[in-house]
RNA sequence: GUGAUUCUUCGGGGCAGGGUGCAACUCCCUACCGGCGGUGAUAGUCCGCGACUCCUGCAAUAGCAGGACUGAAUCGGUGAAACUCCGAUACCGACGGUAUAGUCCGGAUGAUAGAAGAGUUAG
Numbered sequence: 001g002u003g004a005u006u007c008u009u010c011g012g013g014g015c016a017g018g019g020u021g022c023a024a025c026u027c028c029c030u031a032c033c034g035g036c037g038g039u040g041a042u043a044g045u046c047c048g049c050g051a052c053u054c055c056u057g058c059a060a061u062a063g064c065a066g067g068a069c070u071g072a073a074u075c076g077g078u079g080a081a082a083c084u085c086c087g088a089u090a091c092c093g094a095c096g097g098u099a100u101a102g103u104c105c106g107g108a109u110g111a112u113a114g115a116a117g118a119g120u121u122a123g
Base pairs, nucleotide, nucleotide: 002122003121004120005119006118007117008116009115010114017029018028019027031103032102033093034092035049036048037047038046044091045090053068054067055066056065057064058063073089074088075087076086077085095106096105097104
């Protein structure tokens, strides 16, 4: 260093200002935010994964396994190489609650993709 296995820690951001109204961080103008792995070169919008919701099986329960569902980008420039960088203009964002919510409150001091580290073991 590689495989297997056990454990520990970490592991999601955002409504500032104005308008209407009895009431809005929910509407309107405007502002702000971007999980994880991959990719000839850095990605919310490429490829894939996770989260939410639903279904099925097993299980007394906790839960475990499998499945369904699963949003959104173009143009120009540089370059050997970029749908990732630079410039411009766009677009997207589960469920429940509440004046209609990506940003508030809640399930959630949860779960997870994964990241880092430690131990054991095999050749």
FMN riboswitch aptamer (RFN element), 123 nucleotides, folded computationally. The prediction has a mean pLDDT of 84. The sequence was found by an Rfam model in a public genome assembly.